[in-house]
């Protein structure tokens, strides 16, 4: 280098209502590398636009949210303790959790020659 495989999780229960897993109260979830073990740090993917084009690719934009105590050589990563965030269409009534693009992409990771 070729190749193979693998590669996202979650509304239980209760209110108002003709209607809502969408509001309300409460619950639950957390790719991927890196660093003391990390949804909130660094960086990266998904999603978006553009250009081309059967198919593939390429270019760009954009890019969410933590503090405080404790151990410790060392932790914005562990414990304790309060908080906060979560793309895009759809919908009978607003969605991190339902339905759908996706039996797709995919950062990457394991193995094979």
């Nucleotide at each position: 280098a070729u190749c193979u495989u693998c590669g996202g999780g979650g509304c239980a229960g209760g209110g108002c209502g003709c209607a809502a897993u969408u509001c309300c109260c409460u619950a639950c979830c957390g790719g991927c590398g890196g660093u003391a073990c990390a949804g909130u740090c660094c960086g990266c993917g998904a999603c978006c636009a553009c250009u081309u084009u059967u198919a593939a690719a390429g270019u760009g934009a954009a890019u969410g949210a933590a503090c405080c105590g404790g151990u410790g050589c060392a932790a914005u990563u562990c414990c304790g303790g309060u908080a906060c965030c979560g793309a895009c269409a759809g919908u009978g009534a607003c969605a991190g959790u339902c339905u759908g693009g996706a039996u797709g992409a995919g950062a990457g990771a394991a193995g094979a020659u």
A computed fold for a 113-nucleotide RNA from a bovine gut metagenome, annotated as FMN riboswitch aptamer (RFN element). The prediction has a mean pLDDT of 85. The RNAcentral record of the sequence draws on MGnify.